[in-house]
RNA sequence: UUCUUCGGGGCGAGGGUGAAAGCCCGACCGGCGGUAAAAGCCCGCGAGUGCUGAAUCUUCACGGAUUCAAGUGCAGAUCCGGUGUAAAUCCGGAGCCGACAGUGAGAGUCUGGACGGGAGAAGAA
Repeated sequence: UUCUUCGGGGCGAGGGUGAAAGCCCGACCGGCGGUAAAAGCCCGCGAGUGCUGAAUCUUCACGGAUUCAAGUGCAGAUCCGGUGUAAAUCCGGAGCCGACAGUGAGAGUCUGGACGGGAGAAGAA
């Protein structure tokens, strides 16, 4: 450098209100790399999306469409005790957080973009 494979989980325990549950109680989930030792909440990265930018197509022009993902925003959340050379990562306890669009009623968990993309991991030449 090229190629191959892999690469996201969860209200489908139960209860309340209601015509109907996404509401209320309760339950459940946690991508990738790094960090003196294992992390959703320490430092970064990734998917989605707005704006800017770039490329291509289209229009006499204004403008429109598609793609890229360079810049920027949305964009988040943790403490206490213990062990230890070392842990905001382990053990115990108590907390907190969660893109966009859709919807009979407000969504981390349903449906959809997505049989997509992808941080990256493993292997081969």

A computed fold for a 125-nucleotide RNA from a marine sediment metagenome, annotated as FMN riboswitch aptamer (RFN element). Model confidence (mean pLDDT): 81 of 100. Rfam family: FMN riboswitch aptamer (RFN element). Gene Ontology term of the family: FMN binding.